[in-house]
RNA sequence: GGCUGCAUAGCUCAGUUGGUUAGAGCGCGGCUCUCAUAAGGCCGAGGUCCCGAGUUCAAUUCUCGGUGCAGCCA
Numbered sequence: 001g002g003c004u005g006c007a008u009a010g011c012u013c014a015g016u017u018g019g020u021u022a023g024a025g026c027g028c029g030g031c032u033c034u035c036a037u038a039a040g041g042c043c044g045a046g047g048u049c050c051c052g053a054g055u056u057c058a059a060u061u062c063u064c065g066g067u068g069c070a071g072c073c074a
Stems, first nucleotide, its partner, number of pairs: 001073007010026004019057001028044005050066005
């Protein structure tokens, strides 16, 4: 330098042939339970869905460009 894949909560990851409030597990906070701790149960907070542009009535989703990461080739 070329090609491919990925980027969504603090971490690991789903998701939608474009549609009304974006989710799970772990973690975090509160309550409950216990003599107490852990485990369990209940509730809650936390997201400009990497950035920009385009298409569309409508984009986390489609298209293009950029950035970062990983892999392959040279």
A computed fold for a 74-nucleotide RNA from a Candidatus Pacearchaeota archaeon, annotated as transfer RNA. The coordinates come from a structure-prediction model, not an experiment, and the mean pLDDT is 81. NCBI's taxonomy places the organism under Archaea, Nanobdellati, Candidatus Pacearchaeota. The RNAcentral record of the sequence draws on ENA. It matches the Rfam family "tRNA". Its family is annotated with triplet codon-amino acid adaptor activity in the Gene Ontology. The family's RNA type in Rfam is transfer RNA.